RNA sequence: GGUGAUGUAGCUCAUCGGUAGAGCACUAGACUCAUAAUCUAGCGGUAGCAGGUUCGAAUCCUGCCAUCUCU
Numbered sequence: 001g002g003u004g005a006u007g008u009a010g011c012u013c014a015u016c017g018g019u020a021g022a023g024c025a026c027u028a029g030a031c032u033c034a035u036a037a038u039c040u041a042g043c044g045g046u047a048g049c050a051g052g053u054u055c056g057a058a059u060c061c062u063g064c065c066a067u068c069u070c071u
Base pairs, nucleotide, nucleotide: 001071002070004068005067006066007065010024011023012022013021018055026042027041028040029039030038048064049063050062051061052060
């Protein structure tokens, strides 16, 4: 230099063009003499960046950036 993959919540990951979700973590409450565990609720994201296509894009296309694989 070239090929391919990945980039979504604090972390690990879903979401095959139509309101962005789960688990863990965190906060509050319930339970307990108290803590843990358990249960309930809440908090948290311009979907790496910029364009394009489309009535509508996390999703399709292009460029760039970062990380990884192969050469």
Notes: A computed fold for a 71-nucleotide RNA from Litoreibacter sp., annotated as transfer RNA. Model confidence (mean pLDDT): 85 of 100. RNAcentral holds the sequence, with entries from ENA. Its Rfam family is "tRNA". It is annotated as a transfer RNA.